Order: sequence, then structure tokens, then C1' cells
RNA sequence: AACUCAUCGAGACCGACCGAGGGACAGGCCCUUUGACGUCGGGGCAACCUGCGGUGAACUCAGCCCUUUCCGGGUGGUAGUCCAUCGUGACGGUGCCAAUUCCUGCGGAAGCUGACCUUGGCGGUCGGCGACCGAGAGAUGAGAG
Repeated sequence: AACUCAUCGAGACCGACCGAGGGACAGGCCCUUUGACGUCGGGGCAACCUGCGGUGAACUCAGCCCUUUCCGGGUGGUAGUCCAUCGUGACGGUGCCAAUUCCUGCGGAAGCUGACCUUGGCGGUCGGCGACCGAGAGAUGAGAG
């Protein structure tokens, strides 16, 4: 690299250096010589890993009860393990600090709407937009190897 799982509508900027592109790709739309992108320093955000507490479930087990030769069944808590959820913390490992992952791209789709056909009317055909849902791609973390 590839694989598995979770998350991606919230949040968080200053200084120095550099000097022309940058936002992964394409289209759009943005950022940018009032200096973007990047590098370094400082600051911050968040809570994935992680600590503590509450609640609940499952399993295990001490004790007790029933039955009993044994097996077994029930109950059970200041017990243990693990999971879910809520709250809280931030020493450490990462991450992040323009725009929803900036939007769209593939599939579906409530609804809105155009043209044409038919008709008394219901209706039919071909399109456009499209809340929203899913997939894909990507990013980050954790894991496994």
C1' cells in the first nucleotide's frame, strides 16, 4: 500500500519566512501579491485512543432456596467481566483550526414543472429542477496483519 470498524451540517488564529498559485480529480464556485498554498514558532478546538462518575443490559461467580445420590432449577449483590448510553476531565498519542468532505459527479426519489399526443374529461410519451436516501471516492482515528 491493501483490509476491518467508526466519524465527517458543530468547533478552533496570530506572528515570522517564502513568493504564485491553492481548494485531491473534472465541472462549478471560491481563496489569493491587502501575500494565498507551504514551512517554522506560539496559541486554540475537539474528544478517536484515554481517566472518573451515573443508569441499563448480558454473561460469570460468592451466598441463599428448591429438588436431589448426582445432574439440575430458582433467587441473588457494597462482586467481577464486557457492552450500550449519559455526564464530566484533558497529563499523554494522534487529529484539526476558509467555505457541509465548499457543491455536483453514480443509483434511487417525495414534490414542482415544460413540450408534445389524445380527449368532453381522466390520461399517455419525452424532458428539466429536485428536499431527501443510499453507493462510490476521499480524509481522520482505532484495530488487525